Transfer RNA from a Candidatus Mcinerneyibacteriota bacterium, 75 nucleotides, folded computationally. The coordinates come from a structure-prediction model, not an experiment, and the mean pLDDT is 83. NCBI's taxonomy places the organism under Bacteria, Bacteria candidate phyla, Candidatus Macinerneyibacteriota. Its Rfam family is "tRNA". By type it is a transfer RNA.

RNA sequence: UGGGCUGUAGCCAAGCGGUAAGGCACGGGACUUUGACUCCCGCAUGCGGUGGUUCGAAUCCACCCAGCCCAGCCA
Numbered sequence: 001u002g003g004g005c006u007g008u009a010g011c012c013a014a015g016c017g018g019u020a021a022g023g024c025a026c027g028g029g030a031c032u033u034u035g036a037c038u039c040c041c042g043c044a045u046g047c048g049g050u051g052g053u054u055c056g057a058a059u060c061c062a063c064c065c066a067g068c069c070c071a072g073c074c075a
Stems, first nucleotide, its partner, number of pairs: 001071007010024003018055001026042005048064005
């Protein structure tokens, strides 16, 4: 420098144009003498950033940022 993959909550992770599932963690409650276990409820106004397309974008397009892999160049 070129090509490819990835980026969603504190962590893992689903989604593939129709408005963000789930698990762990965390908070509240029930149960318990207390704690643990178990059960119930809550927890993204938001998807790396900026623009664009669209009635509608995490999803499509452009550029940029970060990480990983491969190739090339120099030493």